This is a predicted structure of a 141-nucleotide RNA (FMN riboswitch aptamer (RFN element)) from Actinomyces sp.
The sequence is in RNAcentral, with records from Ribocentre.
The prediction has a mean pLDDT of 81.

RNA sequence: AACGUGCUCCGGGGUCGGUGCAAUUCCGAACCGGCGGUGACAGCCCGCGACCCGUGAGCGCCCCCCACCGGGGGGCGCGAGCGGCCGAGCCGGUGGAAUUCCGGCGCCGACGGUCAGAGUCCGGAUGGGAGGAGGCACGGG
Numbered sequence: 001a002a003c004g005u006g007c008u009c010c011g012g013g014g015u016c017g018g019u020g021c022a023a024u025u026c027c028g029a030a031c032c033g034g035c036g037g038u039g040a041c042a043g044c045c046c047g048c049g050a051c052c053c054g055u056g057a058g059c060g061c062c063c064c065c066c067a068c069c070g071g072g073g074g075g076c077g078c079g080a081g082c083g084g085c086c087g088a089g090c091c092g093g094u095g096g097a098a099u100u101c102c103g104g105c106g107c108c109g110a111c112g113g114u115c116a117g118a119g120u121c122c123g124g125a126u127g128g129g130a131g132g133a134g135g136c137a138c139g140g141g
Stems, first nucleotide, its partner, number of pairs: 003139004007134004015029004030120002032109002034048004043107002052084004058078009089105005111123003
């Protein structure tokens, strides 16, 4: 130095018009793209995260029983980890190499709410988070 653990910080984008009593939800047009990987830059190649479901170490609160200060049982809440679920791309070109670049055409987008159906509005969320950075602390030959 690598590396490990802890700590701190960071960690998601996007709208106009029309119809209508009513829609950023319908219709038309437009716009957006988390994280790691990859022979070369990725929403749609591989994998991960967010939502939801199950399970659940542990923690907190409350109640009851036996007992006599140590056990047992029940209820509620929070909840790491683990499991499940989990959308979508082709053609041509360049090249040593690209489903990643260039050109063309296409596709996808949790849950709850709503005067009317949502990737774009509001909400859970001042949350969680894949991971990234710092090089601070400790370990480390």